Transfer RNA from Flavobacterium keumense, 73 nucleotides, folded computationally. The RNAcentral record of the sequence draws on ENA. It matches the Rfam family "tRNA". Gene Ontology term of the family: triplet codon-amino acid adaptor activity. Rfam classes the family as a transfer RNA.
[in-house]
């Protein structure tokens, strides 16, 4: 070259065509405490890998192209 599977917030995941893309941990503020952790209450943080297509309507479906794991040789 070939066949699967996968890339969504700093880390790890969810979301399989329609409300404002979520959950957990971390962060960073307030609150409790003499203080620290705990705990509680709030943000911030995302061009959903990359460019086309298909719809009214794409993280989702299609098509190519990068990267990461696995099969097989």
């Nucleotide at each position: 070259a070939g066949c699967g599977a996968g890339a969504u917030a700093g880390a790890g995941c969810a979301g399989u065509g329609g409300u404002u893309a979520g959950c957990u941990c971390g962060u960073c503020g307030g609150g409790c405490u003499c203080a620290u952790a705990a705990c509680u209450c709030g943000a911030a943080g995302g061009u959903c890998g990359u460019a086309g297509g298909u719809u009214c309507g794409a993280a989702u479906c299609c098509u190519a192209c990068u990267c990461u794991c696995g099969c097989a040789a």